[in-house]
Molecule: c-di-GMP-I riboswitch aptamer
RNA sequence: CAACCGAAACGGCAAACUCAUUGAAAAGUGAGGACGCAAAACCGAGGGCCUAAAGCGUGAUGCUAUGGUAGUCUGGUUUCCGAA
Repeated sequence: CAACCGAAACGGCAAACUCAUUGAAAAGUGAGGACGCAAAACCGAGGGCCUAAAGCGUGAUGCUAUGGUAGUCUGGUUUCCGAA
């Protein structure tokens, strides 16, 4: 110095839930709030999962992503600290 690893410290992010707002919905954003997180930072490229407005089908509630999810996995990019 690098990789693996994960004690401490400085900081960082923020689940559920509530309110506001956008949206057809899933969900996003903002504020509050902390379950957790060393990549819980970024990228929907591949799978999985969620939704189904429009479209197609239908007399019932089906199919479908062009919509989402990075705190679901893979992949890509970047990255703080340092003891055993």